[in-house]
RNA sequence: UGGGCUAUAGCCAAGCGGUAAGGCAACGGUUUUUGGUACCGUCAUGCGCUGGUUCGAAUCCAGCUAGCCCAG
Numbered sequence: 001u002g003g004g005c006u007a008u009a010g011c012c013a014a015g016c017g018g019u020a021a022g023g024c025a026a027c028g029g030u031u032u033u034u035g036g037u038a039c040c041g042u043c044a045u046g047c048g049c050u051g052g053u054u055c056g057a058a059u060c061c062a063g064c065u066a067g068c069c070c071a072g
Stems, first nucleotide, its partner, number of pairs: 001071007010024003018055001026042005048064005
C1' cells in the first nucleotide's frame, strides 16, 4: 500500500428491512442458622462513528475509526 473478516449490555452471543433472543454477571425477593444451590423478578440512553437509501435500517449503500488475518 492492496484485499478480506470483525465491531450488538460489564462479559459471551443470536439476528439477514417491520418495536433486538438467550446465557453469565449484577440487583431485589422466597427458601436457608449463614453462605452456596434452587426458584421468581428486575436490570441498563446495548447495535463502533458520520452520512445516504427507504414509510420504516443492527440489517442495504458510501466514507471513517479500532482490532485481527492474508499478500507485497
Transfer RNA from Pontibacillus litoralis JSM 072002, 72 nucleotides, folded computationally. NCBI's taxonomy places the organism under Bacteria, Bacillati, Bacilli, Caryophanales, Pontibacillus litoralis. It matches the Rfam family "tRNA". Its family is annotated with triplet codon-amino acid adaptor activity in the Gene Ontology. By type it is a transfer RNA.